[in-house]
Context: one part of a larger RNA
RNA sequence: GAAUGAACGCUGGCGGCGUGCCUAACACAUGCAAGUCGGAUGUGCCGCAAGGUGCAUGGCAGACGGGUGAGUAACGCGUGGGGAACCUACCUCUUUGUGGGGAAUAACGCUCCGAAAGGAGUGGUAAUACGGCAUGAGACCUUCAGCUGGGAUGCUGGAGGUGAAACCUGGGGACCAGCAAUGGCCUGGGGCAAGGAGAGGGUCCUGCGUCUGAUUAGCUAGUUGGCGGGGUAAUGGCCCACCAAGGCAUCGAUCAGUAGCCGGCCUGAGAGGGUGAUCGGCCACACUGGAACUGAGACACGGUCCAGACUCCUACGGGAGGCAGCAGUGGGGAAUUUUGCGCAAUGGGCGAAAGCCUGACGCAGCGACGCCGCGUGGGGGAUGAAGCUUUUCGGAGUGUAAACCCCUUUCGACCCGGACGAAUGACCCGCAAGGGUUUGACGGUACGGGUAUAAGAAGCCCCGGCUAACUACGUGCCAGCAGCCGCGGUAAUACGUAGGGGGCCAGCGUUGCUC
Numbered sequence: 001g002a003a004u005g006a007a008c009g010c011u012g013g014c015g016g017c018g019u020g021c022c023u024a025a026c027a028c029a030u031g032c033a034a035g036u037c038g039g040a041u042g043u044g045c046c047g048c049a050a051g052g053u054g055c056a057u058g059g060c061a062g063a064c065g066g067g068u069g070a071g072u073a074a075c076g077c078g079u080g081g082g083g084a085a086c087c088u089a090c091c092u093c094u095u096u097g098u099g100g101g102g103a104a105u106a107a108c109g110c111u112c113c114g115a116a117a118g119g120a121g122u123g124g125u126a127a128u129a130c131g132g133c134a135u136g137a138g139a140c141c142u143u144c145a146g147c148u149g150g151g152a153u154g155c156u157g158g159a160g161g162u163g164a165a166a167c168c169u170g171g172g173g174a175c176c177a178g179c180a181a182u183g184g185c186c187u188g189g190g191g192c193a194a195g196g197a198g199a200g201g202g203u204c205c206u207g208c209g210u211c212u213g214a215u216u217a218g219c220u221a222g223u224u225g226g227c228g229g230g231g232u233a234a235u236g237g238c239c240c241a242c243c244a245a246g247g248c249a250u251c252g253a254u255c256a257g258u259a260g261c262c263g264g265c266c267u268g269a270g271a272g273g274g275u276g277a278u279c280g281g282c283c284a285c286a287c288u289g290g291a292a293c294u295g296a297g298a299c300a301c302g303g304u305c306c307a308g309a310c311u312c313c314u315a316c317g318g319g320a321g322g323c324a325g326c327a328g329u330g331g332g333g334a335a336u337u338u339u340g341c342g343c344a345a346u347g348g349g350c351g352a353a354a355g356c357c358u359g360a361c362g363c364a365g366c367g368a369c370g371c372c373g374c375g376u377g378g379g380g381g382a383u384g385a386a387g388c389u390u391u392u393c394g395g396a397g398u399g400u401a402a403a404c405c406c407c408u409u410u411c412g413a414c415c416c417g418g419a420c421g422a423a424u425g426a427c428c429c430g431c432a433a434g435g436g437u438u439u440g441a442c443g444g445u446a447c448g449g450g451u452a453u454a455a456g457a458a459g460c461c462c463c464g465g466c467u468a469a470c471u472a473c474g475u476g477c478c479a480g481c482a483g484c485c486g487c488g489g490u491a492a493u494a495c496g497u498a499g500g501g502g503g504c505c506a507g508c509g510u511u512g513c514u515c
Stems, first nucleotide, its partner, number of pairs: 001515002004512001006511005013374006019367002021332001026330003030327003035060003040057007067285003076210004081206004086202003091198008099133001102130001108123006139162009167190006175184003211257003218248003223245004228240003260282004264275004287308005310321004338364001340363003346360001347358004377407004387398004411456001413451005421442001425438005459504005464485003470499005480487002
């Protein structure tokens, strides 16, 4: 000098864009943060009905989004690196199919246990829920033959075996069934089953790189490799039996300490050094430890089970909970915000859609915390008022500064008007092109126009040298200053105050940390 997620002191007009628990991964009151589908299904309640509203089964989603950085020195991360023995719901393209029957169960009713949380028995019903049967190209398994190769686990062909499905809904002339409702039938939409391809996503292996300590020198028994098996989506000591005795290490193993990694960010001429807030990618974690279930995907923040600590309820028998989601509280700390508005936009989940949900997000609020922009007025105005300071008492300084005259009106105040963000959405019209209607939290905001007045708006640090800026008084090694050198013991440009001056300016200084 630059920089900062800063803090502290004094001061403080406006706006824009950012940014805001770095400490206790400490504990948390309260509210909200993940639902949705009646076009899969049964049913309770209200209602004359139309319909409305619940409960439950079922489906998809809850593995995303959001938070945090504890752990981790590791294939965790990075890499115009290299790979394989793999999986993939939803989406796109494509092939084939969607036949026929069955048994239950929740909700609900009744009875009962319990303080509650919750539970038991019995009756009872549906499905795109569940389990058989049929079919089965392809798929998968076994086996045989051939081809390529050094080698078959690859490719081609044959045989045998395993093994699928679910329906819902809009419209409709004739025909068929039916008393009718309606169904068959025709036609559209959405699904379902089994494959193939893709896109996007994920798993695994591997080269290289990735902090400090040798006052840590030896480490290792599933340890290193093989054979066979188990397990997995899949390779593999991942696990197991047997066999061999290996494997790593001064090119730093092991141990210990510290730490999430990166794109980046700061600094620097660069090399380098420092750093990893905000934003983006990856990883890890979700009260602590352990475990699996469901599922395409989890060993699952707002799921389950077990154990532990803690808090709460209790009728003492037993139960409930997890803010490192958004706000907010206590605590810790030098220090870090509102228990706000809205789903209008963007994005996400569900739904055919309307739509519902969304503390993601969009906004608003608070803080000079940072950066940027603007203002606090402009011109004229005296051999120069007053006051103050100083003086050699003549004067000098403050100083065009003020007064005074002329001008302007940004910002702020008040009045009037007033958006873009919103149409590729939804609804209506139209054969179409297109047209119309409707939807805004921010917000009566931004912005535009007008009214009035210089009116409402300047401080902070410094003045011995480094270092731009000097005098007076007070003090008298006292009180004090200080980044270094050093000032102060009676004339102190170094302390305190005043006048003056210098620097920066809605900031200015101080402190911490980095280069």

A computed fold for a 515-nucleotide part of an RNA from an uncultured bacterium, annotated as small-subunit ribosomal RNA, 5' domain. The full RNA is in RNAcentral, with records from ENA.